[in-house]
RNA sequence: CCGUGCUACGUGGGGCGCUAGGGGUGUCCUGUAGCCCGAAACCCUCUACAUGCGGGGCGGAAUGCCCGCCGAAGGGUGGUGGGGUCCCGUGGUGAGCGGCCGGCACGCGGCGUUGACGGCCGGGUCCUACGCAGCGGACCGUUCGUGAACCGGGUCAGGUCCGGGAGGAAGCAGCCCUAAGCGAGGCGCUCCGGGUGCCGUGGGAGUGCCGGGCCCGAGUUGGCGACCGGCUCGCGCUAUCGGAUCCACAUUCGACGGCGGGCUGCUCGG
Repeated sequence: CCGUGCUACGUGGGGCGCUAGGGGUGUCCUGUAGCCCGAAACCCUCUACAUGCGGGGCGGAAUGCCCGCCGAAGGGUGGUGGGGUCCCGUGGUGAGCGGCCGGCACGCGGCGUUGACGGCCGGGUCCUACGCAGCGGACCGUUCGUGAACCGGGUCAGGUCCGGGAGGAAGCAGCCCUAAGCGAGGCGCUCCGGGUGCCGUGGGAGUGCCGGGCCCGAGUUGGCGACCGGCUCGCGCUAUCGGAUCCACAUUCGACGGCGGGCUGCUCGG
């Protein structure tokens, strides 16, 4: 130096989370030539040489392992830190937008010589009294129906009584009728009541509204905009407590990459 068979070892690493702590399952990042099966979040397995457990494979001393420096994906922490965006709360702002109210009569619009505004007169709408009508109620009258175990009427089967008989008498049930009473409907008289009335008459209130008549003769209205004033914090802007997220900075862990250095066993044969 070559070959054979072994062994150590390797078969991913890291942040966060969990834990007293180390690993694993979880989650995220990174990387690859880096195996398979089973269980594992009120979880699994360990105890500081803790860097997983049970079972089965593969590679195997190089494509291995260790140390230092540099770069670095990504994660953690936040000096009661700096900046951006968003959410919530609390203020400020009425010389920004919006909303409300008032004024003015500048513009547009509406009404107006088929006569505005204003003035006068007279009605209606409103209130009230009476009348009328209508509605509702009560009483009386009228009509109809019903209406009496016996103590109402008529007729009274059967039965009863009187009589020698002819005949007579009282009379239950049934049927018919009726009194008081009850019920129904229309009409009539009287009385009462009302959020009744395109009704009539009288009186009143009032100038709000709607018609009408007369006078006058050109404005009037305030719908929209402009302008002026007042109020309002809904929006916007702004200040700030708190929260979320992103960026930068600091610090920390750090996959992976680059450079440098170190370590690498045993057996047999040639």
A computed fold for a 270-nucleotide RNA from a bacterium, annotated as Bacterial large signal recognition particle RNA. Model confidence (mean pLDDT): 79 of 100. Its Rfam family is "Bacterial large signal recognition particle RNA". Rfam describes the family as follows. The signal recognition particle (SRP) is a universally conserved ribonucleoprotein involved in the co-translational targeting of proteins to membranes. Its family is annotated with signal recognition particle, plasma membrane targeting and SRP-dependent cotranslational protein targeting to membrane, signal sequence recognition in the Gene Ontology. It is annotated as a non-coding RNA gene. The gene name in the source record is ffs.